[in-house]
RNA sequence: AGAGUUUGAUCAUGGCUCAGGAUGAACGCUGGCGGCGUGCCUAACACAUGCAAGUCGAACGGGAACCCGGUUUCGAUCGGGUGAGAGUGGCGCACGGGUGAGUAACAGGUAGCUUAUCUACCCCAGAGAGGGGGAUAACGCAGAGAAAGCUGUGCUAAUACCCCAUAAGCUCACGAACUAUAGAGGCUUAUGAGGAAAGAUUUAUUGCUCUGGGAUGGGGCUGCGAACCAUCAGCUAGAUGGUGGGGUAAAGGCCUACCAUGGCAACGACGGAUAGGGGACCUGAGAGGGUGACCCCCCACACUGGGACUGAGACACGGCCCAGACUCCUACGGGAGGCAGCAGUGAGGAAUAUUGCACAAUGGGCGCAAGCCUGAUGCAGCGACGCCGCGUGGGUGAAGACGGUUUUCGGAUCGUAAAGCCCUUUUCUGUGUGACGAGAGUGGACGGUAGCACAGGAAUAAGUGUCGGCUAACUACGUGCCAGCAGCCGCGGUAAAACGUAGGACGCAAGCGUUAUCCGGAGUUACUGGGCGUAAAGCGCGUGCAGGCGGAUUGUUAAGUUACUUGUGAAAGCUCCCGGCUAAACUGGGAGAGGCCGUCGGAAACUGAGAAGCUAGAGUACGGCAGAGGUUGAGAGAAUUCCUUGUGUAGUGGUGAAAUGCGUAGAUAUAAGGAAGAAUACCAGUGGCGAAGGCGGCGCUCUGGGCUGUAACUGACGCUGAGACGCGAAAGCAUGGGUAGCGAACGGGAUUAGAACCCCCGGUAGUCCAUGCCGUAAACGAUGUACACUAGACGUUUGGGUCGGUACGCCGAGCUGAGUGCCUAAGCCAACGCGCUAAGUGUACCGCCUGGGGAGUACGGUCGCGAGGCUAAAACUCAAAGGAAUUGACGGGGGCCCGCACAAGCAGCGGAGCGUGUGGUUUAAUUCGAGGCUACGCGAAGAACCUUACCUGGACUUGACAUGGUGGUGGUAGCGAAGCGAAAGCUAAGUGACCUACGGGAGCCACCACAGGUGCUGCAUGGCUGUCGUCAGCUCGUGCCGUGAGGGUUCGUGUUAAGUCCGCAAACGAGCGCAACCCCCGGGCUUAGUUAUAAGUGUCUAAGCCGACUGCCCUCGACAAGGGGGAGGAAGGUGGGGAUGACGUCAAGUCAGCAUGGCCUUUAUGUCCAGGGCUACACACACGCUACAAUGGGCAGUACAGAGGGUCGCGAAACCGCGAGGUGGAGCCAAUCUCAGAAAGCUGUUCGUAGUUCGGAUUGUAGGCUGAAACUCGCCUGCAUGAAGUCGGAGUUGCUAGUAACCGCAGGUCAGCAACACUGCGGUGAAUACGUUCCCGGGCCUUGUACACACCGCCCGUCACGUCAUGGAAGCUGGUCACGCCUGAAGUCGGGAAGCUAACCUAACGGGGGCUACCGCCGAGGGGGGGGCCGGUGACUGGGACGAAGUCGUAACAAGGUAACCGUA
Repeated sequence: AGAGUUUGAUCAUGGCUCAGGAUGAACGCUGGCGGCGUGCCUAACACAUGCAAGUCGAACGGGAACCCGGUUUCGAUCGGGUGAGAGUGGCGCACGGGUGAGUAACAGGUAGCUUAUCUACCCCAGAGAGGGGGAUAACGCAGAGAAAGCUGUGCUAAUACCCCAUAAGCUCACGAACUAUAGAGGCUUAUGAGGAAAGAUUUAUUGCUCUGGGAUGGGGCUGCGAACCAUCAGCUAGAUGGUGGGGUAAAGGCCUACCAUGGCAACGACGGAUAGGGGACCUGAGAGGGUGACCCCCCACACUGGGACUGAGACACGGCCCAGACUCCUACGGGAGGCAGCAGUGAGGAAUAUUGCACAAUGGGCGCAAGCCUGAUGCAGCGACGCCGCGUGGGUGAAGACGGUUUUCGGAUCGUAAAGCCCUUUUCUGUGUGACGAGAGUGGACGGUAGCACAGGAAUAAGUGUCGGCUAACUACGUGCCAGCAGCCGCGGUAAAACGUAGGACGCAAGCGUUAUCCGGAGUUACUGGGCGUAAAGCGCGUGCAGGCGGAUUGUUAAGUUACUUGUGAAAGCUCCCGGCUAAACUGGGAGAGGCCGUCGGAAACUGAGAAGCUAGAGUACGGCAGAGGUUGAGAGAAUUCCUUGUGUAGUGGUGAAAUGCGUAGAUAUAAGGAAGAAUACCAGUGGCGAAGGCGGCGCUCUGGGCUGUAACUGACGCUGAGACGCGAAAGCAUGGGUAGCGAACGGGAUUAGAACCCCCGGUAGUCCAUGCCGUAAACGAUGUACACUAGACGUUUGGGUCGGUACGCCGAGCUGAGUGCCUAAGCCAACGCGCUAAGUGUACCGCCUGGGGAGUACGGUCGCGAGGCUAAAACUCAAAGGAAUUGACGGGGGCCCGCACAAGCAGCGGAGCGUGUGGUUUAAUUCGAGGCUACGCGAAGAACCUUACCUGGACUUGACAUGGUGGUGGUAGCGAAGCGAAAGCUAAGUGACCUACGGGAGCCACCACAGGUGCUGCAUGGCUGUCGUCAGCUCGUGCCGUGAGGGUUCGUGUUAAGUCCGCAAACGAGCGCAACCCCCGGGCUUAGUUAUAAGUGUCUAAGCCGACUGCCCUCGACAAGGGGGAGGAAGGUGGGGAUGACGUCAAGUCAGCAUGGCCUUUAUGUCCAGGGCUACACACACGCUACAAUGGGCAGUACAGAGGGUCGCGAAACCGCGAGGUGGAGCCAAUCUCAGAAAGCUGUUCGUAGUUCGGAUUGUAGGCUGAAACUCGCCUGCAUGAAGUCGGAGUUGCUAGUAACCGCAGGUCAGCAACACUGCGGUGAAUACGUUCCCGGGCCUUGUACACACCGCCCGUCACGUCAUGGAAGCUGGUCACGCCUGAAGUCGGGAAGCUAACCUAACGGGGGCUACCGCCGAGGGGGGGGCCGGUGACUGGGACGAAGUCGUAACAAGGUAACCGUA
């Protein structure tokens, strides 16, 4: 410090995700030791049991028990000592410890104020303590009660209580002087009034009272900073202030009576939800963000709520009273209790420890002290919960062992790893010794611990996660979209480095992973440090209050600002330095850092404040100018429609084509007249005006704004602008008018699969006017307003001014303003683009954005008559959504061009019969493959057996075939009569070998390895092939352009068959393709020559060479490339044909031609054999053959090829047969012999338009040939038979010249042949092409795109089904918050005439005072009531999201087939 993920690729935007650190953690697997820390985050849930606050006899009375002494009637008693427990009294219990419920607050932090205050114990100072009195607990007696506890009566003490005296400005009242203040105050003082005390003791002391001061700790007040919601906008009655009174230690509505009507709030009151605050902790470069466990400070609370008492201090965790809930005891009458102290229990929960030891240390309470108490604290226990440290051994050791894994079988790897040898002992075990912590002495829980010494023995000690990318680490097997993985992208459908297992590797290590949470990365809320034309984002526009900001000069001031002084910012923590535990963690000391804080005295530039003046901003005045700027009422012409009348007759209208409609009751057309409403052609223009919406004939009324000139006036009066107010297209609403045309809805006609659309005929609302609403638009420049600055060029509108010309109309050229356009520099931008009219450079202010969907939706509020507007979420869900540009592909986009692509022609196919192939069906099997073009007379250039892969049946099992090993075998291998059998095969008499170096080999047999497979996968492959396409394209290097993908090169006014050439040009070259080079044919020459001819030449044959290059002429073209014409020539512009197939596409075809990975099979999916099948047959398609006839058929005669084949072959002559063929065998390994008669053609004759003398299917029969064998299932021949068919619907194929068409010949395969196929060969030999609009295919350029699996693309909505979350809803139900009413505990306060009453007074009656009942105010709670807010649930219902190939259509993306979209109905 970044990375992955949107795309075919790119840049940018933007979200999601990861790598880091952290934790009071939990879970999974694992676990040796030690040190230091840390441990109920949930139920402020309920708690058994024990302990956690007492102490003082030096305050007091009394005193159980024990001891000593005396007396004793032995019951006891007297004196003394020690002194438990209880009581009175004092101090403490308000500290320490726990928890975080409440609290958004002066609760906390920080800085101040308190002259408005208190402070027990402690310290200092001053003064003092004289006299007296009455009670009471304990205790005794009595009583009632289950208990808790209580009552009566009698006695007694005090440092308990009370009275009197004395007392200082200690307090109060009223004066005075001084000082000082904004006000209050301070100090001195006259007079008067008031209030104190306690003793104890060991005689050292200590305690007590008053006053002043200090210290410490509190109380109160204030400034500032610090959380969320505005879908909480208004709140408030003690409320705000005053006066009097009360109350408090103390200011104060703190309380009360009266008076006034204030107070708070957009700088966020009030309300709601959440939350203890801080030091700090985690993270981060920092700024920040998150947190508030442990430790420290503060606050609040102590079962819930209320209340006071005591006290220096409490409204009191281990006190009291009351109410409530809960638990317990009970004799049912009443009582008791409060672990959020330490342990512990239950419960809750993913989850959090021992009912331990000690007061030895530190600290606290009491005490003179000894001491007692102390679950504070110090320690120990449990937990890898965290941090830190140590160990599980070290060295050597290659036969690279065994074994595992893998393998290309060679090896590789685990791996010096192990074993073995040498060594060590941290740890462990045992034994011994043994601390510091303890300051004079005693005293150690921890602890026989830490440490140390000795002995023993490598001994007691390694796991966990990962290994597709991010991200370090790879193989094998299993599995087969299953099981599973996954943080994101994504893996898994038979070769998975992604699942599971194994081996290996990588990471960390007594831990390792996972989960959760926080920060970081995230500059992804942007203060540091972001944006808003198109990605999310400028309010539709203006006016303007508050607010923010503000020209220039000179004084003043000092609020902001600023360097310094000074205070504070607790400790701990953090950083640095030094030290202590062996080191580290941990810990001690010192320094530093840390605030938006306070403060003294300064400074005065800038901002502010206030003062004075200025004119450049802004405004005013005066003179001009342009304009569809707004408003009102008048009038104008053209057109449309309607009405009347005339003329006139059959149609008109409308469309892609039609129809509905109108018209013989007279339309349309045409002429005249009239009526009505709406809108204003031409001018008219990226012209004008307006803030925007918007504004268009002409003139009138009223009126706003702008510009220009002058520089007279004012003197900063300015800019922006949250709220607010106004304006605001269309549609829509209300009321009333109006209505010609147009025209939602609606009706009809068409179109269509359907058509609720598009088109047509009608047509209501509306469109128009008036008044009032609505308040939205893709209200757009998708660009807020204002100001300043920053090159130019060219238009245009409208001012001013200069010069020149002038025909006075004006024209031209500079200058200077204000608008409005276009092109561009710099600059900016992701790019597109913007570019003085900025999207450049700056300033000021406002608005807005923060992934997509859900959703501009729900709820709430508010506005509206309504429609609806404004404001505006969440659950849930996805890993994208979106922008610009690039390359392709595509378009029912455009342009250019080509091709038998169309057109023009010729011949066909599609109809018939037959042949062949395919589908389908059938079958035991009808083997398999090929499937639009690019499968279908295709693999197959030959299925009767074989082929053959299929079926049935019969056999074989190292096998029909190969290699190796081991063993055997001499009458062995081989041959083989005979028997069984369909054959294969089984059995088997007999016969009987070869080489040799004599070991054996070969052969054969047995066994083991293995063979074999036309079994699967062409989507694992090689090779080969098809197709686009013989189309003209496809690329590379360097340089250039672009951030980049990419582009240029490869382009276009040309040209070509061609990316062929030329030309221009940031390109210049090159490669694969094109062309040429190769073969055949066409002319010539040379050479050679078997054969052909009787022979020579020639022809011919087969070798080489020449010939053609736009070379020449004319013309067009750009002086090019090239085109057109011509000459010559056998041939002319690639002469004709062939071979040759770029980068690539189709997961195209082929595992059955071959090869091959993997899988499967092994007495079978292998092998052999016989028979059958591949030849089936309601049907459908494809390719052919033969025809339908007279350009023909039959018969007779007759002519002319080329190219091939031939020895298991071709086979002549001759003879036989009607013929197929037979006999025959000459010749020929072929220019010699042969297949071999070419056919159409030509000549003659017949047939005469018929299902025929056409046509030949089918069938019968007789034959021939091949072959072991023609039944299934061959070909040929003769005779007989004589079907369909009379030129073929929609549609469709081939062909541009020696071509089509017609005609025959040959060959391969092959025993034969189902060949009408295929491949070649020659013979005869046409027609047509105007042309490129259209169909198909292709090339180039361009355009749009939401496509990239690329239009066979993408994609929308309803409906149906399932799941999920959510809104509404009659209701049902819960929580919370106040409010009004009733009731009202405890208790303070007030009253208190009744009752009771020790201290003081008294003349003893009484008084004063006190207490109580009782009354009043307040008052927790309770009751009942209506509400606000927030939930839960709810029949039914609304939309939403997601889900496998569901249904219906086709809305959008291309002109998406009616351009799309926005608002509205």